RNAcentral holds the sequence, with entries from SILVA. Predicted 3D model of a 1511-nucleotide RNA (small-subunit ribosomal RNA) from a wastewater metagenome. Its Rfam family is "Bacterial small subunit ribosomal RNA". Gene Ontology terms of the family: structural constituent of ribosome and ribosome. Its mean pLDDT, the model's own confidence on a scale to 100, is 80.

RNA sequence: AGAGUUUGAUCCUGGCUCAGGAUGAACGCUAGCGGCAGGCCUAACACAUGCAAGUCGAACGGCAGCACGUGUAGCAAUACUUCGGUGAGCGAGUGGCGCACGGGUGCGUAACGCGUAUGCAACCUACCUCUAACAGGGGGAUAGCCUUGAGAAAUUAGGAUUAAUACCGCAUAAGAUUAUAUGAUGGCAUCAUUAGAUUAAUUAAAGAUUUAUCGGUUAGAGAUGGGCAUGCGUCCCAUUAGCUAGUUGGUGAGGUAACGGCUCACCAAGGCGACGAUGGGUAGGGGUUCUGAGAGGAUGGUCCCCCACACUGGUACUGAGACACGGCCCAGACUCCUACGGGAGGCAGCAGUGAGGAAUAUUGGUCAAUGGGCGACAAGCCUGAACCAGCCAUGCCGCGUGAAGGAAGACGGCCCUAUGGGUUGUAAACUGCUUUUGUAUGGGGAUAAACCUAGCCACGUGUAGCGGAGCUGAAGGUACCUGACGAAUAAGCAUCGGCUAACUCCGUGCCAGCAGCCGCGGUAAUACGGAGGAUGCAAGCGUUAUCCGGAUUCAUUGGGUUUAAAGGGUGCGUAGGCGGAUUGAUAAGUCAGUGGUGAAAUUCUGAUGCUUAACAUCAGAACUGCCAUUGAUACUGUAGGUCUUGAGUACAGUUGAAGUGGGCGGAAUGAGUAGUGUAGCGGUGAAAUGCUUAGAUAUUACACAGAACACCGAUUGCGAAGGCAGCUUACUAAGCUAUAACUGACGCUGAGGCACGAAAGCGUGGGGAGCGAACAGGAUUAGAUACCCUGGUAGUCCACGCCGUAAACGAUGAUUACUCGCUGUUGGCGAUACACAGUCAGUGGCCAAGCGAAAGUGAUAAGUAAUCCACCUGGGGAGUACGACCGCAAGCGUUGAAACUCAAAGGAAUUGACGGGGGCCCGCACAAGCGGAGGAGCAUGUGGUUUAAUUCGAUGAUACGCGAGGAACCUUACCAGGGCUUGAAUGCAAGUUGACAUGUUUGAAAGUAGAUAUCUCUUCGGAGCAAUUUGCGAGGUGCUGCAUGGUUGUCGUCAGCUCGUGCCGUGAGGUGUCAGGUUAAGUCCUAUAACGAGCGCAACCCCUAUCUCUUAGUUGCCAGCAUGUCAAUGUGGGGACUCUCAAUGAGACUGCCUACGCAAGUAGAGAGGAAGGUGGGGAUGACGUCAAAUCAGCACGGCCCUUAUCCCUGGGCUACACACGUGCUACAAUGGUCGGUACAGAGGGCAGCUACACUGGUGACGUGAUGCUAAUCUCAAAAGCCGGUCUCAGUUCGGAUCGGAGUCUGCAACUCGACUCCAUGAAGUUGGAUUCGCUAGUAAUCGCGCAUCAGCCAUGGCGCGGUGAAUACGUUCCCGGGCCUUGUACACACCGCCCGUCAAGCCAUGGAAGCUGGGGGUACCUAAAGUCCGUAACCGUAAGGAGCGGCCUAGGGUAAAACUAGUGACUGGGGCUAAGUCGUAACAAGGUAGCCGUACCGGAAGGUGUGGCUG
Repeated sequence: AGAGUUUGAUCCUGGCUCAGGAUGAACGCUAGCGGCAGGCCUAACACAUGCAAGUCGAACGGCAGCACGUGUAGCAAUACUUCGGUGAGCGAGUGGCGCACGGGUGCGUAACGCGUAUGCAACCUACCUCUAACAGGGGGAUAGCCUUGAGAAAUUAGGAUUAAUACCGCAUAAGAUUAUAUGAUGGCAUCAUUAGAUUAAUUAAAGAUUUAUCGGUUAGAGAUGGGCAUGCGUCCCAUUAGCUAGUUGGUGAGGUAACGGCUCACCAAGGCGACGAUGGGUAGGGGUUCUGAGAGGAUGGUCCCCCACACUGGUACUGAGACACGGCCCAGACUCCUACGGGAGGCAGCAGUGAGGAAUAUUGGUCAAUGGGCGACAAGCCUGAACCAGCCAUGCCGCGUGAAGGAAGACGGCCCUAUGGGUUGUAAACUGCUUUUGUAUGGGGAUAAACCUAGCCACGUGUAGCGGAGCUGAAGGUACCUGACGAAUAAGCAUCGGCUAACUCCGUGCCAGCAGCCGCGGUAAUACGGAGGAUGCAAGCGUUAUCCGGAUUCAUUGGGUUUAAAGGGUGCGUAGGCGGAUUGAUAAGUCAGUGGUGAAAUUCUGAUGCUUAACAUCAGAACUGCCAUUGAUACUGUAGGUCUUGAGUACAGUUGAAGUGGGCGGAAUGAGUAGUGUAGCGGUGAAAUGCUUAGAUAUUACACAGAACACCGAUUGCGAAGGCAGCUUACUAAGCUAUAACUGACGCUGAGGCACGAAAGCGUGGGGAGCGAACAGGAUUAGAUACCCUGGUAGUCCACGCCGUAAACGAUGAUUACUCGCUGUUGGCGAUACACAGUCAGUGGCCAAGCGAAAGUGAUAAGUAAUCCACCUGGGGAGUACGACCGCAAGCGUUGAAACUCAAAGGAAUUGACGGGGGCCCGCACAAGCGGAGGAGCAUGUGGUUUAAUUCGAUGAUACGCGAGGAACCUUACCAGGGCUUGAAUGCAAGUUGACAUGUUUGAAAGUAGAUAUCUCUUCGGAGCAAUUUGCGAGGUGCUGCAUGGUUGUCGUCAGCUCGUGCCGUGAGGUGUCAGGUUAAGUCCUAUAACGAGCGCAACCCCUAUCUCUUAGUUGCCAGCAUGUCAAUGUGGGGACUCUCAAUGAGACUGCCUACGCAAGUAGAGAGGAAGGUGGGGAUGACGUCAAAUCAGCACGGCCCUUAUCCCUGGGCUACACACGUGCUACAAUGGUCGGUACAGAGGGCAGCUACACUGGUGACGUGAUGCUAAUCUCAAAAGCCGGUCUCAGUUCGGAUCGGAGUCUGCAACUCGACUCCAUGAAGUUGGAUUCGCUAGUAAUCGCGCAUCAGCCAUGGCGCGGUGAAUACGUUCCCGGGCCUUGUACACACCGCCCGUCAAGCCAUGGAAGCUGGGGGUACCUAAAGUCCGUAACCGUAAGGAGCGGCCUAGGGUAAAACUAGUGACUGGGGCUAAGUCGUAACAAGGUAGCCGUACCGGAAGGUGUGGCUG
């Protein structure tokens, strides 16, 4: 000091979360020791038991018990008992002092309670210290003891008798108190101090004793402790705004230690409050503690100071002191005892118990020390204060669990690419070493100073001092020391996806689970669980809770407000805040010095003491504060003087849709009357509703009504904003300019307050032409409560009164000052001026610097500064609820929450994608054509259905004559049945055999069983081959194409996709690749912050078209020569021609011309040429998209099976109501049929193609036979052409289907082959919506070949040639694509996103007839104890008391209201929830632009009207 998380990515805003520290903690796992601390945070809940306050015999009478003595009995032990006789003894009692301290708790209290600083001239103070004085003489009681009673007890009533340092008189008394009068000094107003004096009045005392003393009374002083008053500080809520009758003050009296409305009588009417009264909630306060860089924030346990309280409430008594924790009285609640009559009690003292709770200890020891009470300056007693010990890892600190060597890098575990390696790991074993701790032994100081006992000395006989001797230790035989033994007794917890240090395997399979945030888990999980390993801390480690920090996320230090949350709709103005120049005064703020205080502890620094540290002690600093005092005077303030520049006034001029009232005007619209005129008008995308022959619409004239003011008109002008527009007039207001005449800071802002404030809406009264919510009708539509149309009411208009809101916007508060430029425009000034410059005030555009997250802004700031006001603090819930105020009502009017919920919501910009956005361009994309599909029959594939099985895959384009380029068996993966389990095939090793085969039996076959039989070569060693056995490897068309490789389809043969360097931008990114042209093309050119390059395009490759170029000449060719046939390159021969089973070259490049153009290039039926503008065709497929297809071609990870796999027979893949795709054949005359006749190319051929022949067969074919291992032989053409026939029909079209007979292949044609012949002769007469292909040697049409293959379901696929068209105006539209641009709330990218009602579940919450509590106040009634007051009867000589009465009050009761909490049938909205319903409102022009205010309407989103905004 930061980090994670919004996005495809970016910057910003903004919240959430984490890393740190802390704790009186708790929980989980674990645990060796010591030191020092700490330990009911909850129920101020209830308490059994013990203890926590007594002491004094030197105050007193006495003496129960104890000890001693005495007496009696007894020999004695001993027993009994008389005697207060004795005690350095004492129960109970009188009396004194103490019990008001110490200890506990935090209920109450928002207060002079606390803190701090002052004051008391308004006060008290026992014990203690000092000073002064005094203590004479009397009296009557009473407790106890004794005795008689009552009562269960607690307790209590009488009688007799007695003492005091108990009580009461008398005497004495001052410097005490009161009263009276005088002087001096001082102060702070009342007054204080002091002097001397007089007089009068009042009040004292106690004794004890060891004779040393102690105690008593009065007065003064001190010390200590308290009381009271005051300034300042001291939590939250304004949805608490008014409170107060003893209230505020005065006079007098009472009361108190003392001032005071503290109380009372009378008088006055005050006092407090926005600087927060009153009310409500919460809370002891401080020193401190935690955190933080600090400022701050939080905190108040232990320790110290203060306060309050003692079961709850009240009251007083005693006393120096209390309204009293272990005292009294009363009331109340609760508990206990009881003989039922009545009594007793108060742990928030120490232990302890129950309860509550996540949670907090022993019914311990001692007065040895420190301190307290009593006591004689005792002894001593008491002391749960205190000192110690016990329990608890609750915290802090310290120590240890060893250390050195040791590699065969052991065993084991885990992992891997697995004959091996890595890791655990020098870790272990093993060797030598040490002994803190531990166990046994021995030693062992200090806390002890005192008091006390005895002693000494100095002054000089009772005081101070002295040193040594003796006595006393709970902790504790503890700390510490010594030294024997022996590595011996001692390690865990959490984590390992990122933040955040640390990684692999197995299991699981959106399950189980994890999680602080983001998130992980759906078969390869570093995120779940386990293991190995690693990391962090360590006697602890994690989790939870809380506080601060990080959070500059409430911002004083130190934030913001155009668009992210946030400027009030606008002005005027009160309080408040701030304020021009100059001058002297003052010294409140401010600054400096000094003094006092700021308790101690705490904190920091330096030392010291425990072995160190924690801890403790000492010293210093600090305690940032408050008070007082002395000084300074720049700035601010205060009260004055002066000034003119801020502000205002005056005079003059000027401007404008500024406001209010009145008058006037024309155009348009509507309706009325009259005329002309005739069939439609109107309206729409198209229609209809509507109007019209009773005369509309149209047109002419006259007269009427209301509303709004065309052109001018504009980024124009005016106004504070809302807003303002025909002309004119009256009144009112404002701005600007000029002069610098007057005043002299009069100013700025402005919480509350007041005024104004579009539209809609409301009230009353008018008015009502047009428009027009609602409503009605017509359309559209699946529906249409809408958009469109026809009507139409409120309203819109006027007057008066309300409302008070808008996207009331520049989404930008007001004022002042300063800060580069360019260019318009409005109103003035100045100037002779229509130039052109200048100046003041406005209003616009562009831009520098700066600012800003960016977009942008930029003298009209969002720049630089100053003052004041308003507002914001994550999204939703919600501008909602409740309360209050306003309003006639409406009311998202003003103010304004919470529970709950999410981890985002948001701004600007970027790249894509998309748009029923725009521009440009292309493509058989449309159009123009030709031919088809969709209708029929059949073939084939698919779906579905069926089945034992109908194996599997492919499913929009991009599956469906696809994998399959050949399912009768095989194939075959499927089904049924029969078999094998190291296995059907194959490899290796070892062994055995010599065969294997063959024939026989059985069986459907596979197989099984048995029989027979003994291979080849040889150098005789053996080798080969085959079978069999054993072992090891097997096998799987089982799953996952969403784990993969490879291959493929598609966009698309579309023109795109990128990189390096540079430049621009905070960045994502951009530029290049855009622009202007051009092209088939990101093809090329020009321009250019870009310059280059790569993959694509093109070219290079192959085929084809030309060659009078070259080479070659067989199987091809044959001009000439020879020969020969019925004929034939048949034969010899040739190298001319064609041709190529061949090869090498040429040729085409917009090269030439013309036109246009800067160029690239384009155009031309140009030339030339076989071919002309990539000549035609092919191969070639960029970065990528579709988790596209394929685990069944192959390969391969992982998972699964092992009675699987494999072998065999038969069946199935060929099923069949049906639906779809792709084809074939047709429906006929451009044809069918019969006969004759001609011309290809490219291929294939030996288990093959076959010529030819047979009077074989009608034929498929058969038989024989020849040629050919192929430019040699062969398969082998059809349409065409020439004739005949048919004549428009279900036909001489069409051929399905079915019957019969055959041929061929093959072990085998039943399921299930093809072909032939005879016979049969179905549907079909050109095909709905819709849809497919094709731009030239193309479509169409005709046949031929090949692969697979025994044969073939081939009409399929792949090739080949023959014949051979039509059309394209063009790019508006459909589809697909490319580039640029624009909008976006999309990024899984429009098959996107997303809104509201309804239905279901869960959650919190508002209202509600009511119901139930709670605290507080008010009024009335009653009223205990008790103080005070009064008092004739009773007691007492008296003082006084009893009794009675009065005032006040706790408590109780009653009543009405307010506040607050819980609950409540029912009800309202809200939030959340993988796959519910209805629509589709928003985001693109979102398909009617959206949004804001308002009004009405509607299942719902919403629609419409009116005004506004551009987001």